[in-house]
RNA sequence: CCGGCCGUCGCACGGGAGAGCGUGCGCCGCUUAGCGCGGCGGCACCGCCGAAGGCGUAACACCCGGAACCGCUCAGGCACCAAGGACCGGCGACGAUUCA
Numbered sequence: 001c002c003g004g005c006c007g008u009c010g011c012a013c014g015g016g017a018g019a020g021c022g023u024g025c026g027c028c029g030c031u032u033a034g035c036g037c038g039g040c041g042g043c044a045c046c047g048c049c050g051a052a053g054g055c056g057u058a059a060c061a062c063c064c065g066g067a068a069c070c071g072c073u074c075a076g077g078c079a080c081c082a083a084g085g086a087c088c089g090g091c092g093a094c095g096a097u098u099c100a
Stems, first nucleotide, its partner, number of pairs: 006095006013089003020046001022045004026040005047078003053074001054072003060065001
C1' cells in the first nucleotide's frame, strides 16, 4: 500500500411474513315489478396482524439508564395489485483493526 473480516451510512438492485373479499350508513354506476350487483384514499362499528417507527423491560447498574424476531398495539396494516416492510444478500462510500 492492496485485499479480506468487522462497523457506520447510502442504493427507483434482489429476496422478504402476518391479519376480515367483515357489518351498517352515505355517495356514484348498473339493473328490476320487487329483491339485488359493483365501485369509493367517504363515515361509524366490531374482529384481527405485527417485521417501519414508538412504548415496556432481564441481567447489569443502583442517579440516569439498559436488548430483542419477547410483550403492548399509539402509529401503521388486514382478498389480488400497488405501497410499506425488521432482517438477509449484492453494490458503493467512509472508518477501524489485525494478519500475510
The RNA shown here (Glycine riboswitch aptamer) has 100 nucleotides and comes from a Rhodocyclaceae bacterium. The sequence was found by an Rfam model in a public genome assembly. The organism belongs to Rhodocyclaceae, within Bacteria. Its mean pLDDT, the model's own confidence on a scale to 100, is 80.